[in-house]
The prediction has a mean pLDDT of 85. This is a predicted structure of a 500-nucleotide part of an RNA (large-subunit ribosomal RNA, domain I) from Halomonas sp. HL-48. The RNAcentral record of the full RNA draws on SILVA.
Context: one part of a larger RNA
RNA sequence: CGCACACGGUGGAUGCCUAGGCAGCCAGAGGCGAUGAAAGACGUGGAAGCCUGCGAUAAGGCUCGGCGAGGUGGCAAACAACCUGUGACCCGGGCAUUUCUGAAUGGGGAAACCCACCGAUCACAAGAUCGGUAUCCUGUCCUGAAUAUAUAGGGCCAGGAGGCGAACCAGGGGAACUGAAACAUCUAAGUACCCUGAGGAAAAGAAAUCAACCGAGAUUCCCCUAGUAGCGGCGAGCGAACGGGGACCAGCCCUUAAGCAUGUGACUGAUUAGGCGAAUACGCUGGGAAGCGUGGCCAUAGCGGGUGAUAGCCCCGUAGUCGAAAAUCUGAUCAUGUGAAAUCGAGUAGGUCGGGGCACGAGAAACCUUGACUGAAGACGGGGGGACCAUCCUCCAAGGCUAAAUACUCCUGGCUGACCGAUAGUGAACCAGUACCGUGAGGGAAAGGCGAAAAGAACCCCGGAGAGGGGAGUGAAAUAGAUCCUGAAACCGUGUGCGU
Numbered sequence: 001c002g003c004a005c006a007c008g009g010u011g012g013a014u015g016c017c018u019a020g021g022c023a024g025c026c027a028g029a030g031g032c033g034a035u036g037a038a039a040g041a042c043g044u045g046g047a048a049g050c051c052u053g054c055g056a057u058a059a060g061g062c063u064c065g066g067c068g069a070g071g072u073g074g075c076a077a078a079c080a081a082c083c084u085g086u087g088a089c090c091c092g093g094g095c096a097u098u099u100c101u102g103a104a105u106g107g108g109g110a111a112a113c114c115c116a117c118c119g120a121u122c123a124c125a126a127g128a129u130c131g132g133u134a135u136c137c138u139g140u141c142c143u144g145a146a147u148a149u150a151u152a153g154g155g156c157c158a159g160g161a162g163g164c165g166a167a168c169c170a171g172g173g174g175a176a177c178u179g180a181a182a183c184a185u186c187u188a189a190g191u192a193c194c195c196u197g198a199g200g201a202a203a204a205g206a207a208a209u210c211a212a213c214c215g216a217g218a219u220u221c222c223c224c225u226a227g228u229a230g231c232g233g234c235g236a237g238c239g240a241a242c243g244g245g246g247a248c249c250a251g252c253c254c255u256u257a258a259g260c261a262u263g264u265g266a267c268u269g270a271u272u273a274g275g276c277g278a279a280u281a282c283g284c285u286g287g288g289a290a291g292c293g294u295g296g297c298c299a300u301a302g303c304g305g306g307u308g309a310u311a312g313c314c315c316c317g318u319a320g321u322c323g324a325a326a327a328u329c330u331g332a333u334c335a336u337g338u339g340a341a342a343u344c345g346a347g348u349a350g351g352u353c354g355g356g357g358c359a360c361g362a363g364a365a366a367c368c369u370u371g372a373c374u375g376a377a378g379a380c381g382g383g384g385g386g387a388c389c390a391u392c393c394u395c396c397a398a399g400g401c402u403a404a405a406u407a408c409u410c411c412u413g414g415c416u417g418a419c420c421g422a423u424a425g426u427g428a429a430c431c432a433g434u435a436c437c438g439u440g441a442g443g444g445a446a447a448g449g450c451g452a453a454a455a456g457a458a459c460c461c462c463g464g465a466g467a468g469g470g471g472a473g474u475g476a477a478a479u480a481g482a483u484c485c486u487g488a489a490a491c492c493g494u495g496u497g498c499g500u
Stems, first nucleotide, its partner, number of pairs: 001499009015485001016449002020420002022417007029409002031164002039101003042055003046079001049075003061095006070083003106115003116133007135161005141155003168199001169197005179186001183233001209216002220247005230238002251401003254345001259338005269329004274322003280295005296313002298302001304316003350374008360386001381396005436443002456484001459471004
């Protein structure tokens, strides 16, 4: 040094577990905000830190209910001081308080800071307390230039807006990579992205629609029609409609009403705390019984979880049933407001030029839309039926409202899983968008498990009043001893044997 065996160290795989995730289903909710939001800063405890809660009334105040014996949140035990059947703590409803920043709104500002003015009250020397003072829009008034009437401008008052929020929706803008095996029309795609606005949905919507000589009868969504008809450097690709079957159904107005909004809110129901709730004993093994054995019982309850191993009958629950002082929702009725636009639709329909949208790329290109220029009829009229004309059919533009079926899930509750089980599942099971990195935009971890119960090792010994270890003790187990379940491998040793 190698090999073998035994015993260790290191290490943290594997197994088991779950406090966290993931994906859904059924309901709810679909907003919060100048009555100051979302997000924060700083405070706040007898007690230093962090988390949670709260706001100078500061782990809280008042009140109304529920519950019923302990309680003063967690890491985190002890101590101190207290509260509590005159009902504490806890749970739920309502009310109050709610520093400073933040739309942030008196002015400023390097957010959480600096500096003001006005009014009221009290002090009246300083000052204290409370309230107000942003901008824009709308409305009634007041005032008011050049300039007489006026207008612009200025001002008081009142009301509204502003900001945040995951997706869904409508509108205004709008790429490129890419594909075409290059690339320019084309595609990607009206996608990504930016902006504006709204709602719980939005948008659309009661035919100047389709159809085809038969007829249908607003819109939206799904299935088919159909990858069809078509469009297309007829390339790559793009891609309908008619009609049929379903979901859901609702119609109205401009003479006035449907409807909508606000308020009222009977009766009923729901939500926000809760209450009651059946039935098991003995023996055996064991540290422990829920296991095994024997004999019972309940069941509108044998979903699930816990309990020292696997419990219908031990505990929490479950089936079933009962329950609200207060608040909110649903909602009959009634009231008020709105609907309100204007001669039933004219600079419109139509036309020409240039664009855009329609599956349709200018094409034979209808139809819709409109930047420019033009420009009718007026129901004895007008639009459409894919160039255009005639016949025929059908509808009535240039005003407006409209639930449901549809889309989505930041959020709340319940339930489910041939979903994950700590290199998985969210980035995050753990004080994680943290530590850390970056000037910044931004990037972004690692890290779970003693035991049934701390019973977490009194006391003794070695040692540096150490670290660590040896006894003793606890425990079923301590090679379960806190670097703590199991404890693989790499890697490092000790002992014995063999080989060289």

It matches the Rfam family "Bacterial large subunit ribosomal RNA". Gene Ontology terms of the family: ribosome and structural constituent of ribosome. NCBI's taxonomy places the organism under Bacteria, Pseudomonadati, Gammaproteobacteria, Oceanospirillales, Halomonas.